This is a predicted structure of a 1473-nucleotide RNA (small-subunit ribosomal RNA) from Allium cepa. Model confidence (mean pLDDT): 83 of 100. The organism belongs to Allium, within Eukaryota. RNAcentral holds the sequence, with entries from SILVA.
RNA sequence: AUUUCGAUCUUGGCUCAGGAUGAACACUAGCGGGAUACUUAACACAUGCAAGUCAGACGGGAAGUGGUGUUUCCAGUGGCGGACGGGUGAAUAAUGCGUAAGAACCAACCCUUGGGAGAGGAACAACAACUAGAAACGGUUGCUAAUACCCCGUAGGUUGAGGAGCAAAAAGAGGAAUCCGUCUGAGUAGGGGCUCGCGUCUGAUUAGUUAGUUAGUGAGGCAAUAGGCAACAGAUUACCAAGGCGAUGAUCAGUAGCUGGUCUGAGAGGAUGAUUAGCCACACUGGGACUGACACACGGCCCGGACUCCUAUGUGAGGCAGCAAUGGGGAAUUUUCUACAAUGGGCGAAAGCCUGACGGAGCAAUGCCGCGUGGAGGUAGAAGGCCCACGGGUCAUGAACUUCUUCUCUUAGAGAAGAAGCAAUGACGGUAUCUGAGGAAUAAACAUCGGCUAACUCAGUGCCAGCAACCGCGAUAAGACAGAGGAUGCAAGCAUUAUCCGGAAUGAUUGGGCCUAAAGCGUCUAUAUGUGGCUUUCAAGUCCGUCGUCAAAUCCCAGGGCUCAACCAUGGAUAGGCGGUGGAAACUACCAAGCUGGAGUAUGGUAGGGGCAGAGGGAAUUUCUAGUAGGGCGGUGAAAUACGUAGAGAUCGGGAAGAACACCAACGGCGAAAGCACUCUACUGGGCCGACACUGACACUAAGAGACGAAAGCUAGGGGAGCAAAUGGGAUUAGAUACCCCAGUAGUCCUAGCAGUAAACGAUGAAUACUAGGCGCUGCAGGUAUCGACCCGUGUAGUGCUGUAGCUGAUGUGUUAAGUAUCCGGCCUGGGGAGUACGUUCGCAAGAAUUAAACUCAAAGGAAUUGACGAGGGCGCGCACAAGUAGGGGAGCAUGUGGUUUAAUUCGAUGCAAAGUGAAGAACCUUACCAGGGCCUGACAUGCCGCGAAUCCUCUUGAAAGAGAGGGGUGCCUUCAGGAACGCGGACAUAGGUGGUGCAUGGCCGUCGUUAGCUUGUGCCGUAAGGGGUUGGGAUAAGUCUCUCAAUGCGCGCAACCCUCGUGUUUAGUUGCCACCAUUGAGUGUGGAACCCUGAACAAACUGCCGGCGCUAAGCCGGAGGAAGGUGAGGAUGAUGUCAAGUCAUCAUGCCCCUUAUGCCCUGGGCGACACACGUGCUACAAUGGCCGGUACAAAGGGUCACGAUCCUGCUUGGGUGAGCUAACUCCAAAAACCCAUCCUUUUUUCGGAUUGCAGGCUGCAACUCGCAUGCAUGAAGCCGGAAUCGCUAGUAAUCGCCGGUCAGCCAUACGGCAGUGAAUUCAUCCCGAGCCUUGUACAAACCGCCCAUCACACUACGGGGGUUGGCCAUGCUCGAAGUCAUUACCUUAACCGCAAGGAAGGGGAUGCCGAAGGCGAAUCUAGUGACUGGAGUGAAGUCGUAACAAGGUAGUUGUACUGGAAGGUGUGGCUG
Repeated sequence: AUUUCGAUCUUGGCUCAGGAUGAACACUAGCGGGAUACUUAACACAUGCAAGUCAGACGGGAAGUGGUGUUUCCAGUGGCGGACGGGUGAAUAAUGCGUAAGAACCAACCCUUGGGAGAGGAACAACAACUAGAAACGGUUGCUAAUACCCCGUAGGUUGAGGAGCAAAAAGAGGAAUCCGUCUGAGUAGGGGCUCGCGUCUGAUUAGUUAGUUAGUGAGGCAAUAGGCAACAGAUUACCAAGGCGAUGAUCAGUAGCUGGUCUGAGAGGAUGAUUAGCCACACUGGGACUGACACACGGCCCGGACUCCUAUGUGAGGCAGCAAUGGGGAAUUUUCUACAAUGGGCGAAAGCCUGACGGAGCAAUGCCGCGUGGAGGUAGAAGGCCCACGGGUCAUGAACUUCUUCUCUUAGAGAAGAAGCAAUGACGGUAUCUGAGGAAUAAACAUCGGCUAACUCAGUGCCAGCAACCGCGAUAAGACAGAGGAUGCAAGCAUUAUCCGGAAUGAUUGGGCCUAAAGCGUCUAUAUGUGGCUUUCAAGUCCGUCGUCAAAUCCCAGGGCUCAACCAUGGAUAGGCGGUGGAAACUACCAAGCUGGAGUAUGGUAGGGGCAGAGGGAAUUUCUAGUAGGGCGGUGAAAUACGUAGAGAUCGGGAAGAACACCAACGGCGAAAGCACUCUACUGGGCCGACACUGACACUAAGAGACGAAAGCUAGGGGAGCAAAUGGGAUUAGAUACCCCAGUAGUCCUAGCAGUAAACGAUGAAUACUAGGCGCUGCAGGUAUCGACCCGUGUAGUGCUGUAGCUGAUGUGUUAAGUAUCCGGCCUGGGGAGUACGUUCGCAAGAAUUAAACUCAAAGGAAUUGACGAGGGCGCGCACAAGUAGGGGAGCAUGUGGUUUAAUUCGAUGCAAAGUGAAGAACCUUACCAGGGCCUGACAUGCCGCGAAUCCUCUUGAAAGAGAGGGGUGCCUUCAGGAACGCGGACAUAGGUGGUGCAUGGCCGUCGUUAGCUUGUGCCGUAAGGGGUUGGGAUAAGUCUCUCAAUGCGCGCAACCCUCGUGUUUAGUUGCCACCAUUGAGUGUGGAACCCUGAACAAACUGCCGGCGCUAAGCCGGAGGAAGGUGAGGAUGAUGUCAAGUCAUCAUGCCCCUUAUGCCCUGGGCGACACACGUGCUACAAUGGCCGGUACAAAGGGUCACGAUCCUGCUUGGGUGAGCUAACUCCAAAAACCCAUCCUUUUUUCGGAUUGCAGGCUGCAACUCGCAUGCAUGAAGCCGGAAUCGCUAGUAAUCGCCGGUCAGCCAUACGGCAGUGAAUUCAUCCCGAGCCUUGUACAAACCGCCCAUCACACUACGGGGGUUGGCCAUGCUCGAAGUCAUUACCUUAACCGCAAGGAAGGGGAUGCCGAAGGCGAAUCUAGUGACUGGAGUGAAGUCGUAACAAGGUAGUUGUACUGGAAGGUGUGGCUG
């Protein structure tokens, strides 16, 4: 920084950017320097080499030589070295390591220093002879030397008081000086051994462990001998005692070499222990000793085991975790190189020899560092690529081109340092380096480009292919896939993977938390631990100074050397640890002495459902008994089961039983919590208050431990009235294992035990101190007053409300803190898996306590905000219901839609808000559809060329389109070239598309809705989303107005302004009108301008006036006046937005698609089909009617390709004629219901008119598919319509006609208008819809939401599991190799003693203790596997229900018990989340 949400804050996890590596892998690769390289199988190892040397210790052999001498080489004896150097990290959690100390030890070679080396002796190898064996290796006898071995003498030394005792030696070389060695003391340096303090991983689902173990005594033994001894010692043994270690984590298990350091980090820390340096351990595996100064010994020995090799089968040989190399394992790690020139080591007097240590080279981009792949100029801004708005832009000064340079490269020449001490001596190496020549010549990749994160476009693909660390991208316009162009980053590398640290304050010492996010133990007592009041002393901690040490290297700093750097070398240095020493005394601690404030005791009061036991009481319920009475009772939303004539229920008298204690009763009391309530009594715990006597820090907290602990449950015994899990029955229901009803058992009650859990909650651990107030209640004390009740303050202990500062993510908390501090203890570290599994403890059981992992997700949460929703609430509104009225739904027909059919039945519209809709009018045309016939620059547009004016007429062919032929005509302008319009022909750019996408769009439009809403500036509140304003009290049709108010103003909407109607005035009177005057058949003519009417302009209505109500408001009610009264009636006018609503087929338009066709022309057909379903209408079903006759009154429209009077004709539709009118003039035009009168008389009719036949008519090229109207005839269904449902509140509904547009005609009963006649009803807010406020929410795709569990299927990991296969560790018995030690006297022996016998001493053998591996046995722990089985998790569209979220439709939830396919239900007690 990304990621939970519509948005916000917070909690919290996941993820990324950085650095690093002994790395690996993909792509790529020019050079050099200096480094590094089996992390896996401590797996097995062919081959070669890695430890020898000394002839100046010794005898001898050989070569060589004429001889002497000399030289060289060598098996053996002897000396020194093979304990160093080199490798590896298996074991080891302390016998190790690190650090700081200690005393009591050893000590070859080197150094310093003292003293010696006299006199003798006996052997054994080699060698020779014989001999065994395949070999390795030997055996017997004999000879021999020494710096090999032995004795004696002497000395230092050691022990001891003394006396006394004991112990050494070696020579060699040289002509010689002398050198070198040897013995014995003392000492130094470096080295080794031992002891101890502190530090050194994880697990308690490892809690007890230990038997020489702990202590003592004696013996024995140990760093060379007699004797003796220093410092320790069960590390050996006999006896005795019973100790030792452990919650400050013993024992056990797992893992691991430790450190200097390395990586990371601001640091504190975390991780790590390759290379390099120190220590340790190991050397095939296990055991053991020998030799030696040092080993229990990598390239030594013995034994057991596994493995490999040789073999004559009797026996033998071997150990690369040395350097190379090989196989194997693995993602993965090099040459069977060179040289001892340097440094170092061994031996030697030395020359020298040896040295896979080391110095070098080789291989590998494994990492670090450096250099290069060219520099300068160069616009015609070249070609080409890509993009494009077609203008251009970009790759790009990049290339070409001109010129310059040569690190690298090729080649030629010169040529080191490293070599020390006079010389000699160089593997590397003809290397580094220097000089010359050549020529830009030999040299750039990789990753990325949606956000995080620097870098963007095109074309392809179309939830496919694929990408992706996280969020996520891809379903036809992908900056996220793959490609290209361009860009960015880095660069001989680059990206990915793995691992570590960081970010992560995400284990928090620095530096986190726990009311609601994860997290306070149910409560109390108290042990360990931790912490602790005031004063003095002291100096352990602490602080200050100083000294020692913490190897070197590394890190850091300074200057230096390789041309720089990496690298190397020199010098310096900080903090910190441990130890020594000298001071200080504030704080902490120890010891000691005091104090009274904390704490406690005593004393006097006081309130209380505190506890336990006993006794007593009344009301109610049920039941029994007796009476009265006589049919129901009971229960529910409604019912039923049940009870009742065998007498219920009701009522009254009497009795019995058990359980619980009304009112008082309270945000009142008590208790640690759980909890505690009728009254009285006995016993008993704690609190509070007063006065202030006593003790003198006695305190706080509290792991483990102990005690108490609701309800349910369990055991045993009682008890059992009511209630009531389970269960039975009745209902409800789709079902109803529920809710409701009738019954009813455990249980509920008591006694004695168990159990030990709850939303055991204030979801808030205990203690102490401090930090504003206000208002209550309870207890005690106090003050004043009173006879008293009261009253008033003060103190204190509790218990509530409100609230300041502060705190908090917010809600909130706030002297009863969630504030400010101290101290102790408990708990948390993403969600799920899971409080589950396994193990253990407890329990009679149910279960409780403790408590994981695999796997899976990128979230899961908290608080608050705005919406939406609720079978939540409140207020008001609407033909929303109701009250009315007329209908549709039933019939017939018209029309539209679905469906079906079809060659086609073109397309769109689909809940309200599609369906008499686009379509204000489909016979052709329209027309988009189908069949057939045709056309190809096209039916249409622009540009170019050629020809012809154009127009017109006739004929042939064809269904037409079209094709062909003939005739007529010669225009207009002109600068006389030509041009304009039109037609035909041609070629290319292009046309054309009612083809797709309304989910790419513009525009238009529907709907909520003419509902009253929707916003914003400034200021204010809130961390923020947001709030406020816009809420509230009134009123309104209205966010309309008013009052109040941290709001005050503006805006879009409302209203008004506009149009029509209703009244009047003025003006104007023709085509309209006619009162008066005259006149006519007639307002007909003259005339008039009064009236009607028409046009224009104006007036009028504003709650203006009065009364009442209301807040002296807004306004409402009533009244007056008025044509009209409270928006007068109607219309137009449609806010912010919602529905990815509708339309690409009105139009426009991006992209995609078609181009001899998805374009265009034509003929015919279709859009008109028809078992059916739905919508909208018309006509009806009749008497409030029908038919016939007579007769009256409109408004608004339209008319010249038109309306058409009149007259004639026809039954009629119509036909003929053609006056008038371009319209206040004329025509359509008759208004009809109404009214008067006749007939019909309740009947499928004189209702109703469908259907059908015949006839003639009109329009039109054309009336078959498929028009309209007329006459005559025919005369169907239908007798008021089921469930459910639509419209309408007044000039409205209903009813009656009239007109118009489209239009040749018309399928119009539609649509849009006009006037005539003209009602009924509205109590009230139940349904529906919408508005405002409020409330709840787990919803935000917003309830058509979300979401739980079983079942079915697939996959994954895990548990159990009869068993089974391994491993580690310890243990009992047995066996007992090698070997040390001990014993023995069986065999044997050179040195010494002894005249001798023999002795001392040694060797072999035998025996004993210990003792590795092995065998047998029984256990612990641990790993794998396992038929079957259990739950868990995950998975676009499976099944059953609907448990939760709203009062979620029975409030939810919780402990417990029972029960059910499942969520769940019920009982009991608790909680409010």